Predicted 3D model of a 349-nucleotide part of an RNA (small-subunit ribosomal RNA, central domain) from an uncultured soil bacterium.

[in-house]
Context: one part of a larger RNA
RNA sequence: CUGGGCGUAAGGGCACGCAGGCGGUGCGGCGCGUUUCGCGUGACAGCGGAGGGCUUACCUCUCCGAGGAUGCGAAAGACGGCGGCACUUGAGGGCCAGAGAGGGACACGGAAUUCCGGGUGGAGUGGUGAAAUGCGUAGAGAUCCGGAGGAACACCGAAGGCGAAGGCAGUGUCCUGGCUGGUGACUGACGCUGAGGUGCGAAAGCUAGGGGAGCGAACGGGAUUAGAUACCCCGGUAGUCCUAGCCGUAAACGAUGACCACCAGGUGUGGGAGGUAUCGACCCCUUCCGUGCCGGAGUUAACACACUAAGUGGUCCGCCUGGGGAGUACGGUCGCAAGAUUAAAACUC
Repeated sequence: CUGGGCGUAAGGGCACGCAGGCGGUGCGGCGCGUUUCGCGUGACAGCGGAGGGCUUACCUCUCCGAGGAUGCGAAAGACGGCGGCACUUGAGGGCCAGAGAGGGACACGGAAUUCCGGGUGGAGUGGUGAAAUGCGUAGAGAUCCGGAGGAACACCGAAGGCGAAGGCAGUGUCCUGGCUGGUGACUGACGCUGAGGUGCGAAAGCUAGGGGAGCGAACGGGAUUAGAUACCCCGGUAGUCCUAGCCGUAAACGAUGACCACCAGGUGUGGGAGGUAUCGACCCCUUCCGUGCCGGAGUUAACACACUAAGUGGUCCGCCUGGGGAGUACGGUCGCAAGAUUAAAACUC
């Protein structure tokens, strides 16, 4: 070098992208790779053969040979490469339509909880398996009116939609990213992947300043219990919210990397186009994109997957190599810290 794998042991949380790797069709050119031929070179050990030295083998010595790196020359011109010309199907853009909780900022709305003020009223209320702590004659709970404040947006709502992932849901306005269909006027391979790198990245946590209704780690109390540092109940701080900045993790999951091509169907659903039908809409048929279920070939250890592949092939990246020790120690890098990341060994089964 060659090998086997990664849904369940192995896919990086996600994207962008430098280097690198790989790369569409036609024509002609070069002849670098490539292949063939000729000439040269081809150490030692090893390998094959012949012979010798130790009693033999192992070991070792001598000779011959195979092997191939490599130099020069010639030929070939498929494939790869290089440079040239051209092409349009890959890729991109234009135009015409369309859907959407995609992102950011600002403004507004109603329901509910809590609190405050006032009216009515007068003994309970609350909570549980049952209770008690708690609240209440200094007037609670209930009920009506008014006010304050914060957070979240019932119904619509769906196996529905959008986003690269994390994720995104009241309404309106402004700014803004992506996507789909149709058309085929434009560019002409501009592509794919991507070690490092850069950016994004739930929750919790951290720094500073605000905010604080409800909920609620910690904490206090009441119960339960043998005990109860819990489960249940009454309270309740950080936090949860906002602004700016860190952190960079997760069962970051489809436990399934990205991209391309090919390979039976059936049935739903979201978005578009065409046709049929109709006065028109619906219906029905065809087609493209997304998203589900069932299922055939095939695959699979099985479970299952099955045009949204875990099928058949291709390109590039990441990762795995028995369990524990251990995602730990040490060192490095990053961080305010918490810690993150990179990542062993002894020993043991």

The coordinates come from a structure-prediction model, not an experiment, and the mean pLDDT is 86.
RNAcentral holds the full RNA, with entries from Greengenes.